[in-house]
Context: one part of a larger RNA
Molecule: small-subunit ribosomal RNA, 3' major domain
Organism: Candidatus Zinderia insecticola
RNA sequence: UGACGGGGACCCGCACAAGCGGUGGAUGAUGUGGAUUAAUUCGAUGCUACACGAAAAACCUUACCUACUCUUGACAUGCUUAGAAUUUUAAAGAAAUUUAAAAGUGCCGAAAGGAAUUAGGCGACAAGUGCUGCAUGGCUGUCGUCAGCUCGUGUCGUGAGAUGUUGGGUUAAGUCCCGCAACGAGCGCAACCCUUAUCAUUAAUUGCUAAUAUAUGAGUACUUUAAUGAGACUGCUAAUGAUAAAUUAGAGGAAGGAGAGGAUGACGUCAAGUCCUCAUGGCCUUUAUGAGUAGGGCUUCACACGUCAUACAAUGAAACAUACAAAAAGUUGCAAUUUCGUAAGAAUGAGCCAAUCUAUAAAGUGUUUCUCAGUACGGAUUGUAGUCUGCAACUCGACUACAUAAAGAAGGAAUCGCUAGUAAUCGCGGAUCAGCAUGCCGCGGUGAAUAUGUUCUCGGGUCUUGUACA
Numbered sequence: 001u002g003a004c005g006g007g008g009a010c011c012c013g014c015a016c017a018a019g020c021g022g023u024g025g026a027u028g029a030u031g032u033g034g035a036u037u038a039a040u041u042c043g044a045u046g047c048u049a050c051a052c053g054a055a056a057a058a059c060c061u062u063a064c065c066u067a068c069u070c071u072u073g074a075c076a077u078g079c080u081u082a083g084a085a086u087u088u089u090a091a092a093g094a095a096a097u098u099u100a101a102a103a104g105u106g107c108c109g110a111a112a113g114g115a116a117u118u119a120g121g122c123g124a125c126a127a128g129u130g131c132u133g134c135a136u137g138g139c140u141g142u143c144g145u146c147a148g149c150u151c152g153u154g155u156c157g158u159g160a161g162a163u164g165u166u167g168g169g170u171u172a173a174g175u176c177c178c179g180c181a182a183c184g185a186g187c188g189c190a191a192c193c194c195u196u197a198u199c200a201u202u203a204a205u206u207g208c209u210a211a212u213a214u215a216u217g218a219g220u221a222c223u224u225u226a227a228u229g230a231g232a233c234u235g236c237u238a239a240u241g242a243u244a245a246a247u248u249a250g251a252g253g254a255a256g257g258a259g260a261g262g263a264u265g266a267c268g269u270c271a272a273g274u275c276c277u278c279a280u281g282g283c284c285u286u287u288a289u290g291a292g293u294a295g296g297g298c299u300u301c302a303c304a305c306g307u308c309a310u311a312c313a314a315u316g317a318a319a320c321a322u323a324c325a326a327a328a329a330g331u332u333g334c335a336a337u338u339u340c341g342u343a344a345g346a347a348u349g350a351g352c353c354a355a356u357c358u359a360u361a362a363a364g365u366g367u368u369u370c371u372c373a374g375u376a377c378g379g380a381u382u383g384u385a386g387u388c389u390g391c392a393a394c395u396c397g398a399c400u401a402c403a404u405a406a407a408g409a410a411g412g413a414a415u416c417g418c419u420a421g422u423a424a425u426c427g428c429g430g431a432u433c434a435g436c437a438u439g440c441c442g443c444g445g446u447g448a449a450u451a452u453g454u455u456c457u458c459g460g461g462u463c464u465u466g467u468a469c470a
Stems, first nucleotide, its partner, number of pairs: 001470002003467003007464007015454002019418005026310008034301002042053002064296007073125001077124001078122006086103007107114002127285002130283003136279002138274003141270001143268001148187006154163003167178003193262004198230007207220003233256001236250005312411001316370007329358002333352002338347003377408001382403007424446007
């Protein structure tokens, strides 16, 4: 100087408390461990792994296994020989591939030859999701959006170092003020950026408006769209305070003291994660640890754990009627309408490369049935019949109809999230994608309770103290 303490003081945080809703019990989905397996590819493992890499494992993906094949190779550069390229057919085979036959003679150039491409040969080499993240770059998580981490000069100390950065106040903040052997500065904080809340100006079609029920019409006030600007700064008033910084209350205001949310992550920590994104040193493989193909596996199942979905019902379930969004996406696409089908869907294909076309928002509201039952709750499981995608749904897809109708009576110890348009609850969209969403990323609708407070638990910060630790 640090680190640590079941030392002290002060401060902060959904840390506790006060509340609301869950998890832990049931069934299912999904990930992991374990077991199994020819293979169940690999990685991630307290917080900081476990709906994580994976924003889609039927084939492909795919890295694994089995079998069948290739060896200058699936891909790159060079030399050389032959044929234009290319297309079609037949046979064998699971296919990769092998064999045979036919069509075809192009472009540039006078020619030689060249470009492109295919096949054979040659040797340098290719190739490796093989190992090492404890050789590395890059990227990322975490402490933590915590308020810290340092430097120059000066001063003090023999020195390691100290001071500044401590102290008194204050703040979300090493934020600011005052004091002070310090004076300044840098990286962080804040601000500058984006979204959102108000207004003005400008613009006005596909949006919006009014009347006639007509137009390739009129208008741009309103809603909206999208560009510019205004607006909030403790600016004003009062009190408190050290006359400071600031705090509390108030006015005006759409908004008030950081208005709300996002992006933004200091010096460093964990030899944290990643050599399976990519790059890369070293090592290893080279008729194989490389390459191709078919089938299988990653989907197994006594069990254990994590994260979710659905429920256990009456603040409910069902039937009929009916109201109101936002944000996205669409040409290999979104698809209206009509007809058929109980339905999933099928046929048809208006319109739309979109403010023009493409959608029942649901919870809600009204009326009715059910009347506390393992039920008209709950929907697992199984059977049958189908639909769709796709070469192909057996292993192993999603959906529909009928039948079947399991567990489940609010969940032990323990444990998680959340402070406001939040929790809870309700639906909608998108990426991935042929098909497949209870996951993920967004969008809006309805919309609470509680916070006396810091004694305690956990984590963090500052000062101080002890130490046989570095």